[in-house]
Molecule: RNase P RNA; transfer RNA
Organism: Clostridia bacterium
RNA sequence: UAACCGAGUUGUGCAUUCGCGUAGUAUUGUGCCGAAAGGUAUUACUAUGAGGAAAGUCCGGGCUUCGCAGGGCAGGAUAACGGAUAACGUCCGCCGAAGGCGACUUCAGGGAAAGUGCAACAGAAAUAAACCGCCUGCAUUGCAGGUAAGGAUGGAAAGGCGAGGUAAGAGCUCACCGGCGCGUCGGUAACGCCGCGCAAAUGUAAACCCUAUCCGAAGCAACACCGUAUGCGGAUGCCGCAAGGCAGGUUUGCCCGACCCAUAUCCGCGGGUGGCACAUGGUACCCAACCCAUGGAGCGUUACGGUAACGUAACGUCAAAGAUAGAUGAAUGCAGCCCCGCAAGGGGAACAGAACCCGGCUUACAGACUCGGUUGUUUU
RNA sequence: GGCCCCAUAGUUCAAGGGAUAGAACGGAAGUUUCCUAAACUUUAAAUCCAGGUUCGAGUCCUGGUGGGGCUACCU
Repeated sequence: UAACCGAGUUGUGCAUUCGCGUAGUAUUGUGCCGAAAGGUAUUACUAUGAGGAAAGUCCGGGCUUCGCAGGGCAGGAUAACGGAUAACGUCCGCCGAAGGCGACUUCAGGGAAAGUGCAACAGAAAUAAACCGCCUGCAUUGCAGGUAAGGAUGGAAAGGCGAGGUAAGAGCUCACCGGCGCGUCGGUAACGCCGCGCAAAUGUAAACCCUAUCCGAAGCAACACCGUAUGCGGAUGCCGCAAGGCAGGUUUGCCCGACCCAUAUCCGCGGGUGGCACAUGGUACCCAACCCAUGGAGCGUUACGGUAACGUAACGUCAAAGAUAGAUGAAUGCAGCCCCGCAAGGGGAACAGAACCCGGCUUACAGACUCGGUUGUUUU
Repeated sequence: GGCCCCAUAGUUCAAGGGAUAGAACGGAAGUUUCCUAAACUUUAAAUCCAGGUUCGAGUCCUGGUGGGGCUACCU
């Protein structure tokens, strides 16, 4: 210096004006309601107000409720090995396979020797072999037998290649490579190296399935309390005097277990939610996951341990977005960045918008910057 | 916001991993008729998109796109 590889940061800043949400102050700013306490609207001031993905809702966790959720079947998820973590299908390391000159990248990477299914077309034959060819015999252009070295078909044809051997051939025999099993050594392990032995088996499990591990369900429109309103009609079976049994119901399917069975459950009609408003009311859940203020899986820096993910400690910093499923904006100027232009000047800036909260993954994204590395070229 | 479902000719539906993706209605052209309708003949037209598994994908898997449905409380 060119082309790449990996990791990470950032994703405009400041000022002025106008506007919006939330919280607080003003009850001696103003209006309305109220007997009052107070409430509410508006106004003024103060504080604060989107993201790296807020997205998809794909995993995991918290939290809440249900009969505290037990057993079996079904169903779902994951899949080499070791570790990290609150947990995970995430992350880190490592092994194996594939790709790349390389840095490095990718892998749904258990089992096809438990069983079943499928493999169209082509081809003689698709898990079972003789179409051509080769060899032998009879014999005359055929028949019988042998043969998987060669041809042809296919994604796949009985492991590859060489030598021996043979009528021709063949793991038939042998060396090497590949496969499987056992053993020594190394490694926590997957596995690797070496030695010995064996000769049976194509692919597909993102086909059924088998093995191992895990999974109760529903979700903040859950759920708890307050307020308003609080009516009408229908259904609720069978056996039995009764106890009870069957049936029925209960937060996903089936069976058992558990619980419920009339001041109850379900269905239909009607009604209700506000003082003033186009109204499905209010409070809480609810904003540092939860807990909660002697606090937190929070954020930053440093030190130590670890290859790393990460952990521990110290210090600092944060409780100031939060809904009516609805605010978080617009304009101007200056500065920075990119493009065009000699200049004056002109133009441009992506993907995208919180909804109970948190950790991940995936997907979208104009650009700018930092660090580490590889392969070449040039120079010294 | 949450939970589910679906995607194949213009429309409504088919299609056991092996196709030239099928049918009905509709469209176009022609025959018949004086003209039209009906009838008959012929014809065009599709797997939402991108990857992967497989010899082979409309079908199986993953991600995206688009569309649809359900969902407050009390009585």